[in-house]
Predicted 3D model of a 78-nucleotide RNA (c-di-GMP-I riboswitch aptamer) from Syntrophaceae bacterium UBA5744.
RNA sequence: UCCCGAUAAAGCCAAACCCUCCGCAAGGGGGAGACGGAAAGCGGCGGGUCCUGAAACAAAGAUGGCCGAGCUGCCGGA
Numbered sequence: 001u002c003c004c005g006a007u008a009a010a011g012c013c014a015a016a017c018c019c020u021c022c023g024c025a026a027g028g029g030g031g032a033g034a035c036g037g038a039a040a041g042c043g044g045c046g047g048g049u050c051c052u053g054a055a056a057c058a059a060a061g062a063u064g065g066c067c068g069a070g071c072u073g074c075c076g077g078a
Stems, first nucleotide, its partner, number of pairs: 004076002012037002018031005035065001041071002045068003048063003052059001
């Protein structure tokens, strides 16, 4: 360095529900709260799904905690 993931150590993130704000909506921000997570860190590259609108083709958006791959990161027992 790569692979790997410990009943280790230091930590980190934060589902649902509730309050509030933004948004046509999906959904997102903040607070509280923990279902969980070895990248639940980052970015929409590919796929899937969702929303708006739809006769269809399309278009715009969302989801990274749906999946795959990419980039970066803590520790180092087996």
Its Rfam family is "c-di-GMP-I riboswitch aptamer". Rfam describes the family as follows. GEMM was predicted in a large-scale screen for bacterial structured RNA regulatory elements.